[in-house]
RNA sequence: GCGCUGUUGGUCUAGUGGUAUGAUGCAACCCUCCCAAGGUUGCGACCCGGGUUCGAUUCCCGGGCAGCGCA
Numbered sequence: 001g002c003g004c005u006g007u008u009g010g011u012c013u014a015g016u017g018g019u020a021u022g023a024u025g026c027a028a029c030c031c032u033c034c035c036a037a038g039g040u041u042g043c044g045a046c047c048c049g050g051g052u053u054c055g056a057u058u059c060c061c062g063g064g065c066a067g068c069g070c071a
Base pairs, nucleotide, nucleotide: 001070002069003068004067005066006065007064010024011023012022018054025043026042027041028040029039030038047063048062049061050060051059
């Protein structure tokens, strides 16, 4: 330099053109003599810019970052 793959809450992760799943975490409450465990509720995310589209996290282009391969 070229190519490929990935990028989603604090962390890990599912997912698809119609507002995003679960776990963990955090907070409150229930339970308990207390703690742990368990239960209920809540909080919290689509890397950035542009394009296509009625609508983009998803499709396309460019960029950033990470990994792999080739030279």
Source information
Predicted 3D model of a 71-nucleotide RNA (transfer RNA) from Sciurus carolinensis. The prediction has a mean pLDDT of 81. Its Rfam family is "tRNA". Its family is annotated with triplet codon-amino acid adaptor activity in the Gene Ontology. RNAcentral holds the sequence, with entries from Rfam.